[in-house]
């Protein structure tokens, strides 16, 4: 000095899985009804109240997913014991509209550094 490699960071890409049941809510949209105001009256419009549908989203229940994290295991390392892995398994956590996050990959920066 330093390829491979290790650590940290920036940028880019990055999957999967119900908004099913129930409870309560909303200042949003649509429809209908009643009351009152504007009008000579109607139409229309404004306000209040009730009801139905749509949309949004919180708690609980059940179901589901796995690629933050976590845990477990090998016929392999190695003849034996101990120990050891993952994109495997589990699903505690996390997630299941979107967003965020996201193992992993690419590229760059900083640090470390064996062989040479």
């Nucleotide at each position: 000095u330093u390829a491979c490699c290790c650590c940290g960071g920036a940028c880019g890409g990055g999957a999967g899985a119900g908004u099913c049941c129930u409870c309560a809510c909303c200042a949003c949209c649509c429809a209908c009804c009643g009351c009152g105001g504007c009008u000579g009256a109607c139409c229309g419009u404004c306000g209040c109240g009730a009801c139905g549908g749509g949309g949004g989203a919180g708690g609980g229940g059940c179901g589901c997913c796995g690629a933050a994290g976590g845990a477990g295991c090998a016929a392999c390392c190695u003849c034996c014991c101990c120990g050891g892995a993952a994109u495997c398994u589990c699903u505690c956590a996390g997630g299941c509209c979107c967003a965020a996050g996201a193992a992993c990959c690419g590229c760059c920066c900083g640090g470390g550094g064996c062989a040479g």
Predicted 3D model of a 116-nucleotide RNA (Glycine riboswitch aptamer) from an Actinomycetota bacterium. The sequence was found by an Rfam model in a public genome assembly. The coordinates come from a structure-prediction model, not an experiment, and the mean pLDDT is 76. Rfam family: Glycine riboswitch aptamer. Its family is annotated with glycine biosynthetic process in the Gene Ontology.